[in-house]
Context: one part of a larger RNA
RNA sequence: AGCACAGGGCGGAUGCCUUGGCACUAAGAGCCGAUGAAAGACGUGAUAAGCUGCGAAAAGCUGUGGUGAGGAGCAAAUAUCCAUUGACCCACAGAUAUCUGAAUGGGGAAACCCGGCUGGAAAAACUCCAGUCACUGUAUGGUGAAUACAUAGCCAUGCAGGGGGAACUCGGGGAACUGAAACAUCUAAGUACCCGAAGGAAGAGAAAGAAACAUCGAUUCCCGAAGUAGCGGCGAGCGAAACGGGAAGAGCCCAAACCAGAGUGCGUGCACUCUGGGGUUCGGACCGCCAUAACGGUUAUGGAAGAUAGGAGAACAGUUUUGGAAAAGCUGGCAAGAAAGAGUGAAAGCCUCGUAUCCGAAAUUGGAAGUAACUAGGCGGUAUCCAGAGUACCACGAGACACGUGGAACCUUGUGGGAAUAUGGAGGGACCACCCUCUAAGGCUAAAUACUACUUAGUGACCGAUAGCGCAUAGUACUGUGAAGGAAAGGUGAAAAGAACCCCGGGAGGGGAGUGAAAGAGAACCUGAAACCCUGUGUUU
Repeated sequence: AGCACAGGGCGGAUGCCUUGGCACUAAGAGCCGAUGAAAGACGUGAUAAGCUGCGAAAAGCUGUGGUGAGGAGCAAAUAUCCAUUGACCCACAGAUAUCUGAAUGGGGAAACCCGGCUGGAAAAACUCCAGUCACUGUAUGGUGAAUACAUAGCCAUGCAGGGGGAACUCGGGGAACUGAAACAUCUAAGUACCCGAAGGAAGAGAAAGAAACAUCGAUUCCCGAAGUAGCGGCGAGCGAAACGGGAAGAGCCCAAACCAGAGUGCGUGCACUCUGGGGUUCGGACCGCCAUAACGGUUAUGGAAGAUAGGAGAACAGUUUUGGAAAAGCUGGCAAGAAAGAGUGAAAGCCUCGUAUCCGAAAUUGGAAGUAACUAGGCGGUAUCCAGAGUACCACGAGACACGUGGAACCUUGUGGGAAUAUGGAGGGACCACCCUCUAAGGCUAAAUACUACUUAGUGACCGAUAGCGCAUAGUACUGUGAAGGAAAGGUGAAAAGAACCCCGGGAGGGGAGUGAAAGAGAACCUGAAACCCUGUGUUU
């Protein structure tokens, strides 16, 4: 030195466990903010570094309700206190709430600096305290230049806005990698990303529709139609709709004609404006006739269920079996609207908490039913009047439509032209005729749909510490000038009973003793694999 056996060390795999995650279901909630948010800084405890809570009234103050014996958070110990005159804890409502931050008196290198005005502290100064002082939009009122009337401007007051937020929504902008086996049209994709705006949903929406000679009757979403019809360097690829079946279902209001009133301009009989009525596409005004009436809506009032603390809640004992321990075994019972589950020294329907079931609110929230007031017309006639203009439409250029300019309609519109008036106009995929459908150039509209930062309850042929979120907690430690990047790290035991005392040692550590079922569970702590290292014995060289 090799091999074998035995015993150790190191190491932290494996097994078991779970405080944490992941995915989803049901219900709720779907916003917070100048009454100062989200996010922070700094403080705050008898002692206090961190977390949590709170704010100079600072692990807290007040009230109301619940609960009922202990309590002063994580978090032990000591001290000092509180508490049946009800503490602590839970719920609701208040008070306080430093400084930064939209940050808003001015400034600023965030958490700092410096002011004005009014009031207060005996108050002239200093100092301190309380309140107030940003900007923008809009409404009203006042004031008021050049410049005569006026207007601009300025001032005051009221209201609103500003910023934040996970996804979902709408709008304004808008890539490239990639694919086409290269690449330019095309694709990726109107995606990523940026900006703006809003809501609990948003958007869309009551036919100038879809169809086809038969009809349907706002919108949205789902299943089919269908990977069809089509589009396409007819490449790669892109990709409908009608219609059928479902979910849901809801319809309305203006402008105008006409009437009444008021006002303005002056040319005195016209024009315009405003307010009220009327009216809205089964067109209306207008004329004639007949009616006087809500199962709906709006506004008030009303206040149910529910939510935010809780309460009651059945039924078991024995055992000289095993064991450290009984919930296990054995023996004999009981309850069940409760055999969901968790805990208790192993494995408990009947030990504990719960569970089925039933009950409960001073306060806040929530808004159902009900009640009251107001609110609609129908038929006929069709002479006259009205029915959304720089609009429809056309040309050119674009975009968007599944549709890449194509035979390219329909929709949107940058530039230039530019109608008609219901005997009108638009559409039916160039265009024309016939026919049919609809009525643009104003507006509102619930539900079915999308999403989940958040709350409650629950589920899992989801994970079990190299897994599962990056985090069993941490956006911490650490890295980077910065934007940003970003870990590792769980387990003594049933209970600390966490090893008094003695010995060796400077200590670390160890040997006894003691605790414990176990210390080969001793805090480097469950189990404790392999690699690697060491010791002993045997054997070979």
This is a predicted structure of a 541-nucleotide part of an RNA (large-subunit ribosomal RNA, domain I) from a metagenome. The prediction has a mean pLDDT of 84. Rfam family: Bacterial large subunit ribosomal RNA. The RNAcentral record of the full RNA draws on SILVA.